[in-house]
Context: one part of a larger RNA
RNA sequence: UUGGGCGUAAAGGGUGCGUAGGCGGCCGUUUAAGUUUGAGGUGUAAGUUCAAGGCUCAACCUUGUGAUGCUUCAAAAACUGGAUGGCUUGAGAGAGGUAGAGGCAAAUGGAAUUCCAAGUGGAGCGGUGAAAUGCGUAGAGAUUUGGAGGAACACCAGUGGCGAAGGCGGUUUACUGGGCCACAUCUGACGCUGAUGUACGAAAGCGUGGGGAGCAAACAGGAUUAGAUACCCUGGUAGUCCACGCCGUAAACGAUGAGUGCUAAGUAUCGGGGGAUUUCGGUGCUUAAGCUAACGCAGUAAGCACUCCGCCUGGGGAGUACGGUCGCAAGACUGAAACUC
Numbered sequence: 001u002u003g004g005g006c007g008u009a010a011a012g013g014g015u016g017c018g019u020a021g022g023c024g025g026c027c028g029u030u031u032a033a034g035u036u037u038g039a040g041g042u043g044u045a046a047g048u049u050c051a052a053g054g055c056u057c058a059a060c061c062u063u064g065u066g067a068u069g070c071u072u073c074a075a076a077a078a079c080u081g082g083a084u085g086g087c088u089u090g091a092g093a094g095a096g097g098u099a100g101a102g103g104c105a106a107a108u109g110g111a112a113u114u115c116c117a118a119g120u121g122g123a124g125c126g127g128u129g130a131a132a133u134g135c136g137u138a139g140a141g142a143u144u145u146g147g148a149g150g151a152a153c154a155c156c157a158g159u160g161g162c163g164a165a166g167g168c169g170g171u172u173u174a175c176u177g178g179g180c181c182a183c184a185u186c187u188g189a190c191g192c193u194g195a196u197g198u199a200c201g202a203a204a205g206c207g208u209g210g211g212g213a214g215c216a217a218a219c220a221g222g223a224u225u226a227g228a229u230a231c232c233c234u235g236g237u238a239g240u241c242c243a244c245g246c247c248g249u250a251a252a253c254g255a256u257g258a259g260u261g262c263u264a265a266g267u268a269u270c271g272g273g274g275g276a277u278u279u280c281g282g283u284g285c286u287u288a289a290g291c292u293a294a295c296g297c298a299g300u301a302a303g304c305a306c307u308c309c310g311c312c313u314g315g316g317g318a319g320u321a322c323g324g325u326c327g328c329a330a331g332a333c334u335g336a337a338a339c340u341c
Stems, first nucleotide, its partner, number of pairs: 004312003007295002012309001014200004021193003025087007033080002035076008050064005090190001091187003094183001096181003102176002105173004109153001114148007124135002161168002205246006214240002219235004257308006265286009290297002314341003323334004
C1' cells in the first nucleotide's frame, strides 16, 4: 500500500464561514464522453496463461493457443456525465406569530467586603487541631451615622434557556445575529461536505495607558515537622477589572466530525400549533431490535446505509532535535532519526 479502524485500547481537526475538488432530488427529450456488445488493426522475440510434445521424471526445451493494453469502425441507450425543457418534496425567500443569561454599547440599582471621618465605649481582637506571627490604651474589636472606591450580581434558578464553539446571569434603553411554529404566496435543486484559506476562540501570559475593594502566584513572617523551599495561619506584589493591540493553547470533553434517510415503546421537561385521538422543534431519563471486547449506546445511536472532510498504524526516545512559518517574548504550528524494549 491493500485492508481494518477512531466514546474508554493508537486515532474526530477547539469551532464557524467558505475556495478548489468530491458527491448530489423527481419527470421528459437529446447526445454518446464514461459504460456495454460485435468486427478489424496493432500488441518483436523471450517470459507469463492454457493445451500438447521431447530429453527415463523434473528443472529445461519445442510447437500451438490465449490474455491484460492501445487504436479504428459499427451498434445499444439502462446507469453516470454533457445539452435542453419541465416539476416541487430538498434548499431559500415572503408575510404572521413566538421563547431566550445570544452579541455589542450606554445608563443605572441594592446587599456585602475594605478604607476614611465622626459619635458611644474601654481591653482585648484576630486566628488555629493547639498556637504564634499580626492588630490594639497613640483607643482596636463591637456598635451608630456619613462618605469614598472597586469588583461581583443573593433570592428568582431548574436534571431550565440561548449560542457554531469558546461561552452567556441585577435592571433599563438603543442597535443587532440566529432559532422555532403555523401559512403554502414566490424562486425552482439554487444542495451537502470542504484540502488550502479566512474569522472567532476559556484561563494564564505579553505590550501601552488607566484602575485596584476583595481575592491572590511570587515573596516575607508565624506554626507543623527529623526536615517542610508544602499543606494551616498573619501579611502581601504581579495578576484578576477597563480600553486598544498581541498570544492561539486546554481533560477547548459528549474524550463521540458534518449532512441526509430509515429503525418498537414509555416517561419528564422547555418553546410553538391544534384541540377528540395529538403534532413539530429542543433538552433528559428508562428500555426494544440491533451494535459493542466489555462497560455501555440505543430516533440527541456507539443501530442500518450513503456522501464529504480530519485522523490512527507497538512502547520509549518525543510532541523532542533539525529546518521552515508565525510571535515582542513566552512559545505555537509543522515534525523526524539513531538507539532501545